A computed fold for a 375-nucleotide RNA from a Peptococcia bacterium, annotated as Bacterial RNase P class A.
A source record names the gene rnpB.
Of the family's consensus pairs, 97% are formed in the model.
The organism belongs to Peptococcia, within Bacteria.
Rfam family: Bacterial RNase P class A. Rfam classes the family as a ribozyme. From the family's description: Ribonuclease P (RNase P) is a ubiquitous endoribonuclease, found in archaea, bacteria and eukarya as well as chloroplasts and mitochondria.
RNA sequence: AGAGUAUGCCAGAUGAUCGCGGGUACUAAUGCCGAAAGGCUGUAUCUGAGGAAAGUCCGAGCUCCAUAGGGCAGGGUGCUGGGUAAUCCCCAGUGGAGGCGACUCCAAGGAAAGUGCCACAGAGACAUACCGCCGAUGGCUUCGCAAGAAGCACAGGUAAGGGUGGAAAGGUGAGGUAAGAGCUCACCAGCAGUUAGGUGACUAACUGGCUAGGUAAACCCCACUCGGAGCAAGACCGAAUAGAGGAACAAUGGGGCUGCCCGUCCCGUUCCCGGGUAAGGUCGCUGGAGGUGUCAGGUAACUGGCAUCCAAGAUAGAUGAUCAUCGCUCACCUUAUGGUGAGUACAGAACUCGGCUUAUAGGCAUACUCUUGAC
Numbered sequence: 001a002g003a004g005u006a007u008g009c010c011a012g013a014u015g016a017u018c019g020c021g022g023g024u025a026c027u028a029a030u031g032c033c034g035a036a037a038g039g040c041u042g043u044a045u046c047u048g049a050g051g052a053a054a055g056u057c058c059g060a061g062c063u064c065c066a067u068a069g070g071g072c073a074g075g076g077u078g079c080u081g082g083g084u085a086a087u088c089c090c091c092a093g094u095g096g097a098g099g100c101g102a103c104u105c106c107a108a109g110g111a112a113a114g115u116g117c118c119a120c121a122g123a124g125a126c127a128u129a130c131c132g133c134c135g136a137u138g139g140c141u142u143c144g145c146a147a148g149a150a151g152c153a154c155a156g157g158u159a160a161g162g163g164u165g166g167a168a169a170g171g172u173g174a175g176g177u178a179a180g181a182g183c184u185c186a187c188c189a190g191c192a193g194u195u196a197g198g199u200g201a202c203u204a205a206c207u208g209g210c211u212a213g214g215u216a217a218a219c220c221c222c223a224c225u226c227g228g229a230g231c232a233a234g235a236c237c238g239a240a241u242a243g244a245g246g247a248a249c250a251a252u253g254g255g256g257c258u259g260c261c262c263g264u265c266c267c268g269u270u271c272c273c274g275g276g277u278a279a280g281g282u283c284g285c286u287g288g289a290g291g292u293g294u295c296a297g298g299u300a301a302c303u304g305g306c307a308u309c310c311a312a313g314a315u316a317g318a319u320g321a322u323c324a325u326c327g328c329u330c331a332c333c334u335u336a337u338g339g340u341g342a343g344u345a346c347a348g349a350a351c352u353c354g355g356c357u358u359a360u361a362g363g364c365a366u367a368c369u370c371u372u373g374a375c
C1' cells in the first nucleotide's frame, strides 16, 4: 500500500418565518359546549421519534378470566458450564464443518427399543450369488484289480475381482486358503473397558474382542418444560350491568375453567316489545428489571456500591413546511486553490421492558489477519 476479520459508534449542523401535540404559570366570564361526568380561549416558558419506533418471531412485567386442579391428547426446547426477572437470548468452552489466516457457521439427545423409508440404476439397500473364482466336502462320468487319478460344474462354498449406486458388510498391505474371508498379523478408522486430566461436554494413553449401513426439520423413545386472552387488557365516573312488560319451552339442561374426560364454580333458556350503549369522560400512561459516569468483583455475559439526570404520552392520532448558510458523497471542468451540477439512506412512537430477525445513503474508532514492497 492492497485485500479482509471482529467489536462498537454516528445517523447531518446553525439561523429565520409560519404551524402542531403535551406540562406548568397567569389570563377571561355569573361566558360557551354537553343530559351529566367533564371540556373549551389567549400569552409566557419548558418539552416533543428510532437504531431499528418495523416484523410481531421468542421471553417477561402489568390486567382480567377461578392464582389456574388431576389425567389424556397436543406444542416447545434438546452438547457442557455459567448469566438473567425470563428466553428459542447472551457469554465462555466441547465436538463437527468451512477458510492460508484473523475468524465464521451448526435444529449438536437416542439408529445394538420398535416401525417405516432409501427414488433411478442394480442380482441384491440389514439384504443379495448377475458375471466371475473354487470344486476342499457330497454327487455324476471316465480310467484303474485297488489305492487313487482325470473330468463335469449338479448340490455347494466364496463378498477378493467386475458391474450398479450417494451408500454393497471396516480400509491398506502381508500371510493364509480349494477359492476366499478379521481367518491371522502390522498400521489406520470405529466400538467397549481401565487409568489419568477436566465441575462438565470431552480429551489422552493402554488393553480387549475384532465391526455394528444411512435417515429422527419420518413416526417414535428419553429428559426438561408449557393455562387462556391481551391496554380496544382493565378500573372508576356519568339518567346507566336500567324492565314487578308479553309469549313459548324445560327441570333431562345451559355456561365458565378456551382440544377431550374427570372435577369444580355459576345460572332457568329462547323469542317479541321497550330503554341504553356501541370512538361519552377520567384513569391505566409512562420514574423504570431506567439512563449516564465512576469504583469494585468476574476471562466474559453480567452483578454490586456511590454520584448524578428525568428525556413524547397523543386517541384518528402532534413531532411539520419553506428559505438561507455550512457540512458530507458522487460526476464533470480546472496545474492547483477552486467552480458547476446531482444526491444526502432505511424508516416513523400508541401499555412498558429484555432479546432476535429484517431494512439502511454515507462515515468514524479500536483490535487483529493475509499478501506485496522499502528500511
Base pairs, nucleotide, nucleotide: 001371002370003369004368005367006366007365008364009363010362012326013325014324015323016322017321018320020048021047022046023045024044025043026042031040032039033038050346054357055356057355058354059353060352061351062230063229064228065227069262070261071260072259074226075225076224077223078222079093080092081091082090083089094108095106096105097104098103109221110220114219115218116215117214118213130162131161132158133157134156137155138154139152140151141150142149143148170188171187172186173185174184175183189211191208192207193206194205195204196203197202234283235282236281237280243273245272246271247270248269249268253267254266255265256264257263290309291308292307293306294305295304296303297302327344328343329342330341331340332339333338